Predicted 3D model of a 75-nucleotide RNA (transfer RNA) from a Fidelibacterota bacterium. Rfam family: tRNA. On this family, see Hou, Trends Biochem Sci 1993: "The tertiary structure of tRNA and the development of the genetic code". By type it is a transfer RNA. Rfam's curators write: Transfer RNA (tRNA) molecules are approximately 80 nucleotides in length.
RNA sequence: GGGCGAUUAACUCAGCUGGUCAGAGUGUCUGCUUUACACGCAGAAGGUCGGGAGUUCGAAUCUCUCAUCGCCCAC
Numbered sequence: 001g002g003g004c005g006a007u008u009a010a011c012u013c014a015g016c017u018g019g020u021c022a023g024a025g026u027g028u029c030u031g032c033u034u035u036a037c038a039c040g041c042a043g044a045a046g047g048u049c050g051g052g053a054g055u056u057c058g059a060a061u062c063u064c065u066c067a068u069c070g071c072c073c074a075c
Base pairs, nucleotide, nucleotide: 001073002072003071004070005069006068007067010026011025012024013023019057028044029043030042031041032040050066051065052064053063054062
């Protein structure tokens, strides 16, 4: 330099080729339970979907660009 893939909650990930409010598990907090802790049960908080732009009535999803990480090829 060329090609491919990844980027979504504190962490690990899903989101079925554009449409109702963006989700799960773990973790955190509160309550119940216990003498107490753990486990268990119930509930809650937590997200400008990596940044920017474009297409569209409508974008996590499509297009362009930038950034970071990984793999392969070439030098």
NCBI's taxonomy places the organism under Bacteria, Pseudomonadati, Fidelibacterota. Model confidence (mean pLDDT): 80 of 100. RNAcentral holds the sequence, with entries from ENA.